SAM riboswitch aptamer (S box leader) from Ruminococcus flavefaciens, 87 nucleotides, folded computationally.

[in-house]
RNA sequence: GUACCAUAAAGAGUGCGUGAGGGACAAGCCCUGAGACCGCACAGCAACCUGCGUAUAUGUAAGGUGCUAAAGCUUGAACGAUGGGAU
Numbered sequence: 001g002u003a004c005c006a007u008a009a010a011g012a013g014u015g016c017g018u019g020a021g022g023g024a025c026a027a028g029c030c031c032u033g034a035g036a037c038c039g040c041a042c043a044g045c046a047a048c049c050u051g052c053g054u055a056u057a058u059g060u061a062a063g064g065u066g067c068u069a070a071a072g073c074u075u076g077a078a079c080g081a082u083g084g085g086a087u
Base pairs, nucleotide, nucleotide: 001087002086004084005083006082007081013042014041015040016039017038021031022030023029025076026075027074028073043068044067045066047065048064049063050061051060052059053058072079
């Protein structure tokens, strides 16, 4: 990278740096020089794997990924995202 399986109306921010767009795409509608997006540090959340417990429901921990505006923001699609085992 490709296909498959599963999940998503809950949850979670501060500081520093940078400096103009960003929310995948289209149409809306939002966020954004009172500094968005992105990067780093620390912190937090708990979707999947993992550990422990339980009864397969599920609870707990936070080790591996992940995540921390708005229901995947809404609608649409032959559409994205994350995780797992394959290849």
Model confidence (mean pLDDT): 83 of 100. Rfam family: SAM riboswitch aptamer (S box leader). About the family: The SAM riboswitch is found upstream of a number of genes which code for proteins involved in methionine or cysteine biosynthesis in Gram-positive bacteria. The model forms 97% of the base pairs in the Rfam consensus. The sequence is in RNAcentral, with records from Ribocentre. Taxonomically the source falls in Ruminococcus (Bacteria, Clostridia, Eubacteriales, Oscillospiraceae).